[in-house]
Context: one part of a larger RNA
RNA sequence: AGCAUAGGGUGAAUGCCUAGGCACUGAGAGCCGAAGAAAGACGUGAUAAGCUGCGAAAAGCUGCGGGGAUUGGCAAAUACGAUUUGAUCCGCAGAUAUCUGAAUGGGGAAACCCACUAGAGAAAAGCUCUAGUACUGUACAGCCAAUACAUAACUGUACAGAGGGAACCCGCUGAACUGAAACAUCUAAGUAGGCGGAGGAAGAGAAAACAACAGUGAUUCCGAAAGUAGUGGCGAGCGAAAUCGGAAGAGCCCAAACCAAGGUGCGUGCACCUUGGGGUUCGGACCGCAUUUAGUUCCGUAAGUGAGUGGAAGACGAUGGAAAGCGUUGCCAUAGAGGGUGAAAGCCCCUUACACGAAGCGUAAAGGAAUGAGCGGAAUCCAGAGUACUGUCAGACACGUGGAACCUGGCAGGAAUACGGGGGGACCACCCCCUAAGGCUAAAUACUACUCAGUGACCGAUAGCGAUUAGUACUGUGAAGGAAAGGUGAAAAGGACCCCGGGAGGGGAGUGAAAGAGAACCUGAAACCCUGUGUUU
Numbered sequence: 001a002g003c004a005u006a007g008g009g010u011g012a013a014u015g016c017c018u019a020g021g022c023a024c025u026g027a028g029a030g031c032c033g034a035a036g037a038a039a040g041a042c043g044u045g046a047u048a049a050g051c052u053g054c055g056a057a058a059a060g061c062u063g064c065g066g067g068g069a070u071u072g073g074c075a076a077a078u079a080c081g082a083u084u085u086g087a088u089c090c091g092c093a094g095a096u097a098u099c100u101g102a103a104u105g106g107g108g109a110a111a112c113c114c115a116c117u118a119g120a121g122a123a124a125a126g127c128u129c130u131a132g133u134a135c136u137g138u139a140c141a142g143c144c145a146a147u148a149c150a151u152a153a154c155u156g157u158a159c160a161g162a163g164g165g166a167a168c169c170c171g172c173u174g175a176a177c178u179g180a181a182a183c184a185u186c187u188a189a190g191u192a193g194g195c196g197g198a199g200g201a202a203g204a205g206a207a208a209a210c211a212a213c214a215g216u217g218a219u220u221c222c223g224a225a226a227g228u229a230g231u232g233g234c235g236a237g238c239g240a241a242a243u244c245g246g247a248a249g250a251g252c253c254c255a256a257a258c259c260a261a262g263g264u265g266c267g268u269g270c271a272c273c274u275u276g277g278g279g280u281u282c283g284g285a286c287c288g289c290a291u292u293u294a295g296u297u298c299c300g301u302a303a304g305u306g307a308g309u310g311g312a313a314g315a316c317g318a319u320g321g322a323a324a325g326c327g328u329u330g331c332c333a334u335a336g337a338g339g340g341u342g343a344a345a346g347c348c349c350c351u352u353a354c355a356c357g358a359a360g361c362g363u364a365a366a367g368g369a370a371u372g373a374g375c376g377g378a379a380u381c382c383a384g385a386g387u388a389c390u391g392u393c394a395g396a397c398a399c400g401u402g403g404a405a406c407c408u409g410g411c412a413g414g415a416a417u418a419c420g421g422g423g424g425g426a427c428c429a430c431c432c433c434c435u436a437a438g439g440c441u442a443a444a445u446a447c448u449a450c451u452c453a454g455u456g457a458c459c460g461a462u463a464g465c466g467a468u469u470a471g472u473a474c475u476g477u478g479a480a481g482g483a484a485a486g487g488u489g490a491a492a493a494g495g496a497c498c499c500c501g502g503g504a505g506g507g508g509a510g511u512g513a514a515a516g517a518g519a520a521c522c523u524g525a526a527a528c529c530c531u532g533u534g535u536u537u
Base pairs, nucleotide, nucleotide: 001536002535003534004533005532006531007530008529009528015522016487017486020459021458022456023455024454025453026452027451028450029448030447031164032163039100040099041098042055043054044053046078050074051073061094062093063092064091065090066089070082071081072080105114106113107112115133116132117131118130119129120128121127135161136160137159138158139157140156141155142154168199169197170196171195172194173193179186183233209216210215220247221246222245223244224243230238231237251440252439253438254384258277259276260275261274262273263272264271265270266269283382284381285380286377287376288375289374295371296370297369298368299367304361305360308356309355310354314329315328316327317326330347331346332336338350339349340348389413390412391411392410393409394408395407399425420435421434422433423432424431474481475480494521497508498507499506500505
């Protein structure tokens, strides 16, 4: 030195565990903000670096309710306290709430600097404190220029807006990679991205609709029709509708004609405006005749939610450190879901089934208030105009210009008036359907940042969220990138005391079932290192 073997060290795999995560289900809730949000800075404790809580009234203050013995968060120890005159804790309501931040008195390199006006501090021009002082829109009022009446401007008051938020929704804008086995029409895709806006949903919505000679009767969503009819360098691809079956179900209000009151303008007999009535497509006004109710909305209130309350039934023996396992013998069960307790507990503890529960929130019925109908007549009047429509150019329709209707828009032209007008996929006739150019509308549908309850042939510390004081430490000028890190024991009983050593560390003693569980702490594989022994050279 090699090999074998035994014993150690180092090291962290593996096993077991779970405090955390992931996915989903059923309910709830679905916004917060100038009454200053979200997000932060700085403070705040007897001692206090971090996290949590809170705000100069600062791990807290007040009231009401619950609860009933401990308590001053994570988090030990010491000191000093609180509490049956009911604390801590839990629910609800309130008070306080520094500075930054839309940030709003002005400025600013966020958490800082500097003001003005009014008031208070015995007087005070200084100091301190309190309140107010941004901009925009709307309404009302005041004041008022060129310029006579006026108006713009300006000023004041009131109300509103501004910013944030996971996804869902609507609108505007809007790619490319890719596919077409290349590529230009096409596709990807009206997707990603950008901007604006709203709500708990949004959008759509009560036929100028479909259909086809039979009929239906607002919208939305799901299943079928159907990968059909179509469309398409007829390539790649794109891709309906009628109709049927379901979920849900709800219909209404203006403008105008006409009436009344008031006002404005000047051309003094007209025009217009405002308010109220009337009225809404079974058309209405108007004339005549009758007459009060179906329904709808709002208020209100069970259920529900919301701190909690009660809640059955087991002992003994042996083993063991410890019994819940074993043995013997009982009991409860609308409760044998689950968790904990020194090993495996229906009957030890927390729970569980079940039965109750205040304020607040919330909401059926009854009740109250508001709103709100009909018949006949047909002369006159009304029934949404730069609109419909036409041309042209685009967009959107499953439909790429096609025979291309329907819908929307730019530009140019530009009607009719219910005996009117639009549609039924060029267009014409007949026939049928509907009534544009104003508006509102629940439910069925989409989503989950958030709350409660629960589930898993989901993970178990290189897994599962990136995440244990984590968007932390650290990296980067910045946008941004982004970790590692769990386990003593049932209980600290965390090793008094003695010895060696400067210490670290170790040897005894003691605790413990175990210390080969000693905090570098469960188990403790391998690589790697060391020692003893055997053997070979």
Molecule: large-subunit ribosomal RNA, domain I
Organism: Oribacterium sinus F0268